[in-house]
RNA sequence: GAGUUUGAUCCUGGCUCAGAUUGAACGCUGGCGGCAUGCUUUACACAUGCAAGUCGAACGGGCUGGGGGCAACUCCAGUCAGUGGCGAACGGGUGAGUAAUGCAUCGGAACGUGUCCCGUAGUGGGGGAUAACCCGGCGAAAGCCGGACUAAUACCGCAUAUGCUCUACGGAGGAAAGCAGGGGACCGCAAGGCCUUGUGCUAUGGGAGCGGCCGAUGUCCGAUUAGCUAGUUGGUGGGGUAAUGGCCUACCAAGGCGACGAUCGGUAGCUGGUCUGAGAGGAUGAUCAGCCACACUGGGACUGAGACACGGCCCAGACUCCUACGGGAGGCAGCAGUGGGGAAUUUUGGACAAUGGGGGCAACCCUGAUCCAGCCAUGCCGCGUGCGGGAAGAAGGCCUUCGGGUUGUAAACCGCUUUUGGUCGGGAAGAAAAGAUCACUCCUAAUACGGGUGGUACUUGACGGUACCGGCAGAAUAAGCACCGGCUAACUACGUGCCAGCAGCCGCGGUAAUACGUAGGGUGCGAGCGUUAAUCGGAAUUACUGGGCGUAAAGCGUGCGCAGGCGGUUCGUUAUGUCCGAUGUGAAAGCCCCGAGCUCAACUUGGGAAUGGCAUUGGAAACUGGCGGGCUGGAGUGUGGCAGAGGGGGGUGGAAUUCCACGUGUAGCAGUGAAAUGCGUAGAGAUGUGGAGGAACACCGAUGGCGAAGGCAGCCCCCUGGGCCAACACUGACGCUCAGGCACGAAAGCGUGGGGAGCAAACAGGAUUAGAUACCCUGGUAGUCCACGCCGUAAACGAUGAGAGCUAGCUGUUGGUUUGUUUACAGAUCAGUAGCGCAGAUAACUCGAUAAGCUCUCCGCCUGGGGAGUACGGUCGCAAGAUUAAAACUCAAAGGAAUUGACGGGGGCCCGCACAAGCGGUGGAGCAUGUGGUUCAAUUCGAAGCAACGCGCAGAACCUUACCAGCUUUUGACAUGUCCCGUAUGAGGAGCAGAGAUGUUCUUCUUCAGUUCGGCUGGCGGGAACACAGGUGCUGCAUGGCUGUCGUCAGCUCGUGUCGUGAGAUGUUGGGUUAAGUCCCGCAACGAGCGCAACCCCUACCCUUAGUUGCCAUCAUUCAGUUGGGCACUCUAGGGGGACUGCCGGUGAUAAGCCGCGAGGAAGGUGGGGAUGACGUCAAGUCCUCAUGGCCCUUACAGGCUGGGCUACACACGUGCUACAAUGGCGGUGACAAUGGGCAGCGAACCCGCAAGGGGAAGCUAAUCCCAAAAAGCCGUCUCAGUUCGGAUCGUUCUCUGCAACUCGAGAGCGUGAAGGCGGAAUCGCUAGUAAUCGCGGAUCAGCAUGCCGCGGUGAAUACGUUCCCAGGCCUUGUACACAC
Repeated sequence: GAGUUUGAUCCUGGCUCAGAUUGAACGCUGGCGGCAUGCUUUACACAUGCAAGUCGAACGGGCUGGGGGCAACUCCAGUCAGUGGCGAACGGGUGAGUAAUGCAUCGGAACGUGUCCCGUAGUGGGGGAUAACCCGGCGAAAGCCGGACUAAUACCGCAUAUGCUCUACGGAGGAAAGCAGGGGACCGCAAGGCCUUGUGCUAUGGGAGCGGCCGAUGUCCGAUUAGCUAGUUGGUGGGGUAAUGGCCUACCAAGGCGACGAUCGGUAGCUGGUCUGAGAGGAUGAUCAGCCACACUGGGACUGAGACACGGCCCAGACUCCUACGGGAGGCAGCAGUGGGGAAUUUUGGACAAUGGGGGCAACCCUGAUCCAGCCAUGCCGCGUGCGGGAAGAAGGCCUUCGGGUUGUAAACCGCUUUUGGUCGGGAAGAAAAGAUCACUCCUAAUACGGGUGGUACUUGACGGUACCGGCAGAAUAAGCACCGGCUAACUACGUGCCAGCAGCCGCGGUAAUACGUAGGGUGCGAGCGUUAAUCGGAAUUACUGGGCGUAAAGCGUGCGCAGGCGGUUCGUUAUGUCCGAUGUGAAAGCCCCGAGCUCAACUUGGGAAUGGCAUUGGAAACUGGCGGGCUGGAGUGUGGCAGAGGGGGGUGGAAUUCCACGUGUAGCAGUGAAAUGCGUAGAGAUGUGGAGGAACACCGAUGGCGAAGGCAGCCCCCUGGGCCAACACUGACGCUCAGGCACGAAAGCGUGGGGAGCAAACAGGAUUAGAUACCCUGGUAGUCCACGCCGUAAACGAUGAGAGCUAGCUGUUGGUUUGUUUACAGAUCAGUAGCGCAGAUAACUCGAUAAGCUCUCCGCCUGGGGAGUACGGUCGCAAGAUUAAAACUCAAAGGAAUUGACGGGGGCCCGCACAAGCGGUGGAGCAUGUGGUUCAAUUCGAAGCAACGCGCAGAACCUUACCAGCUUUUGACAUGUCCCGUAUGAGGAGCAGAGAUGUUCUUCUUCAGUUCGGCUGGCGGGAACACAGGUGCUGCAUGGCUGUCGUCAGCUCGUGUCGUGAGAUGUUGGGUUAAGUCCCGCAACGAGCGCAACCCCUACCCUUAGUUGCCAUCAUUCAGUUGGGCACUCUAGGGGGACUGCCGGUGAUAAGCCGCGAGGAAGGUGGGGAUGACGUCAAGUCCUCAUGGCCCUUACAGGCUGGGCUACACACGUGCUACAAUGGCGGUGACAAUGGGCAGCGAACCCGCAAGGGGAAGCUAAUCCCAAAAAGCCGUCUCAGUUCGGAUCGUUCUCUGCAACUCGAGAGCGUGAAGGCGGAAUCGCUAGUAAUCGCGGAUCAGCAUGCCGCGGUGAAUACGUUCCCAGGCCUUGUACACAC
């Protein structure tokens, strides 16, 4: 920095990711080289080999070889066990223990020191043993014992003592070793003496280096470890040590350590450094270096300069091995290696060539230290797997909208190069020495020996024929891994279908998955790449740098107060902190800078810087601290006033409730939403009088007062704390805060004893309810009250710790003081208490001199949610419990504030046939129709609350038709393309087979266009193969289009501006008004858009134009507007007028508007009706209207045909029709419409039939003719009944349409005459030409409406009103809801 809480926002906050790193491991893959690393686990157990020896110039001897000698013997060289010397205390390993006996840094004094260096002095003379060897013995072995011999630089004395040690200051004590080389003179028979050089040895002084000891500071976690300590703390004497010291001991004293964390528990080797980080920090302590500790476990000492000793000893223990069972041996945390453990860590390699170590005079020997090699991509670094050209953009793959795109200059192909690898050849540095010899020089008597310097020649390499160099051939030998939803660079196809799987977090997968698997492509890194684990970072998420605590986690309930922290002003002094300088130290390596060496780099190497620190020392004196002297402003005291439910104790008052007694009095009282339980005729309740007892104190009373908080209220008295104000006097920093501690601390609860009126947990009863362990009611015990003692908690809240200072105002109120002119009133000031509000703060809300602002001091507390304020432990408590206070596990959130919606049995305002007021229905009956269910071979499919159900269907006998059974066709009933044949073709008739589709045969009529005259071309017909056709198959949750619905509800938005961190707000809210976001006014808004309204159509009035098929007032005529005539009227259909709150009055803000049986007008406040449906909601409906992505079928899920089905029927529901009758039925009757339709049609008159209908044919392509009769109406009759109501059902005879009325049409006549007497709960429509009622027409249609769409006739009732039901709109409020109750 990013992702993740939300519909969205800001904040808080956790989780997660991107980075770097590793002694790593695992998966896939793997060309080379350099450098480095490599048991982090069982300090588990170890086979085998090696890792510490060396010296013959300390010593005697053995063996082997050689020389001399007659022999005895002797000499030389090599080698070996033993005695002796030095080393073995180094080097190498490991990290178990250790929280200080350690380590780091800086100091200190009471010490030791082999070898080494520099001095001083010495090295004289004796003695006795003992290994080896020999002999004997024991034992399985390891080994041991006895006897005899022998040497020394082994051992012991004597002498000497410069210095040394002890001391009583007189003195006393204490050493030694030789060996090697050489040799002139002298001595000796010889050995040799002697001299000399070198090296040893002894004593002692000093040094270097090393080691031992002491001190200071620093050094992990836990207080759910708070007290620890008897050699403990100190002293004296003694002992002990190299040395100080309770290190040890005796005695004496009673100390010592600890909240600045003792003691105890857990964990851990420490450091230089390493990793990370901007730094501060955090984590870590492999390799390298310093220190410590350890060496099978525990203990112990010996030797020695040095050890309490890794490859030494003794004892004990465990384990392993050998054994003749008597007894012995061993210690890989050395190098290799083995087993085991484990995710996991190498060869039983080479060499002492180099560096270093031990021994030796030296040569040299030893050295698993070391140097090399081997194994492992474990890490870091470097190199390579080619380079240039090459478009027909090849083939193949993948995708595709089928055009193409991509892989991709990639390949092929052409040219070039040869690192690496292969092969051949050459070939280092690392090596300087030591030794030998020559010259000079020092020592010396010496040209010996030895030392130093220089020269000469020879010799020494594990690695290794390695690095490196050259020749040759040849692109030849060499690329993978992870990822591709967001974070995060990189996308498509197929498969799969909440399956398989993925996943670091959010999350993907339920049939179109860029998230799973595969492929193509892409991205990243590259001999590696991913994963896992771990650390730091990001994380300011423990905040020193650098956070917070009103509501997100977080102020202790409140005060007092020791320690601690912090502290006014001035002078002097000091020098603790502080600052400056110098010195020492801060190992090396590492990091950093500048160089150098490997071809570069990693790596190595030289120099520098740095090493924040500590110590010593000199100085400064402002600030801090210390000490001393002053001051008065902080704080306190005194004096005088003031207010107060501040606290404790005692007394006292009235009202009310309840109870008791008596009187009056009678049937109820009480209680509730309604009731019941309860009380009452044994006299309640009511009322009167009297009495008892307990508790609480109306009015005043407040937005008021007091108190630290909890809290405090009638009145009076006593005791008592604190506060405020005013002016002066006094003290002189006496102050602030406060861990632990102490005290107070509502209610409830507990203990003991009182008290008990009312109220009232528990409990009982009655109700409510699905239940009701509740809410409501009737009772009622603890308790509430008092005294004493506990408890110690509360939303103990201002959810806001205490103190101090500073920073605009305005208003109210309490207690003082004071000024102005007096009560009043106004001003000033101090102390409180409230409301607004500037700056500022805040995530916002809000806070705002009573801060949550700006600063200082001190305390408390927080660090994701849950688990959990829980468990365990401790403390307190009589108990209840309180306090302190975790972890496992689990989630990706949990939260705060604000926003927009939605919702509320929240509020306000307002609408709608929403209710109410009315009229008529449905729900009951029969039938029609649709649906469910059931049935069936099939009963095709869809529609499902409103908003499916007389819906798609404006009309299923066949067809329709999609369903079922059977039969049948396969380029197909239909489209385009190719090839072949024919020539058209179209219409009709007939025969045969068949259920038909279809097959087959015959026959009649008819005969296209162009033409190059060719069946040549188009067209048409037949045939063939293939591309394809076809699908009412699936997905309406992949879609377009169309539609329903909220809803003809009044809403929905935008631009700019403004406000807000932001989501958003404002506008659109408010006051009025409207049918309306309609209009007016106001307003940080100003405008605009889609809706509303208007514009459009029909209708109501008038005018005008035009009069045929329309009309007829006047004239003539007729049966008849029939004809002449006319166009006045009606009517028709074009154009116009008219209505706008325009006028009047009232009202309202003078506005918008509203009111008026106002005027005028045909019409009056939208005149009535229609069309018109905003942003959006319902994944609403439709893939079966159409279109369309994907999937599926292709002799079938396609096409055709016959028959059946969609019409089934115990049931259930919706929508209707007809009724139940007299507002009616029946009969009669030349009353009156409008909309419409008509040529495959409407069909008149007339005739026939009881009728449906038939015959008939005029007229009409329609203001002309026809359908066409309108019906309710009017007159008469019936008289309340299952009827003269009602017409279902059934029988029978017919009619019409049609290829065909069986399943399955409609109609007519006659007969039959069911249910039904106005319909339960419930429910629907309608506000005027409406409801109701009456008929008429049309679409579809061969035929078939009670449905649907229209038309006119007759023609009501009611609306007080908005409390309630339902739906909706606006404002507001709450919300833990947002898939939104």

Small-subunit ribosomal RNA from an uncultured bacterium, 1381 nucleotides, folded computationally. Its Rfam family is "Bacterial small subunit ribosomal RNA".